[in-house]
Molecule: transfer RNA
Organism: bacterium
RNA sequence: GACCCUGUCGUCUAGUGGCCAGGACACCAGGCUUUCAAUCUGGUAACAGGGGUUCGACUCCCCUCGGGGUCG
Numbered sequence: 001g002a003c004c005c006u007g008u009c010g011u012c013u014a015g016u017g018g019c020c021a022g023g024a025c026a027c028c029a030g031g032c033u034u035u036c037a038a039u040c041u042g043g044u045a046a047c048a049g050g051g052g053u054u055c056g057a058c059u060c061c062c063c064u065c066g067g068g069g070u071c072g
Stems, first nucleotide, its partner, number of pairs: 001071007010025004018055001027043005048064005
């Protein structure tokens, strides 16, 4: 340099154009407990950035950026 794959809460991950963007762990608050742990209930928190297509985009297309791989 060329090509391929990939980017979603703090972490791991689901999401085949119309979802309040869901779950687990973690975190916070409360219940239970003498206290802690465990457990139960509730809560905070995310679509890498820009542009395009579309009535409507996390989802499709292009560019940029980050990560991984193959070739040179």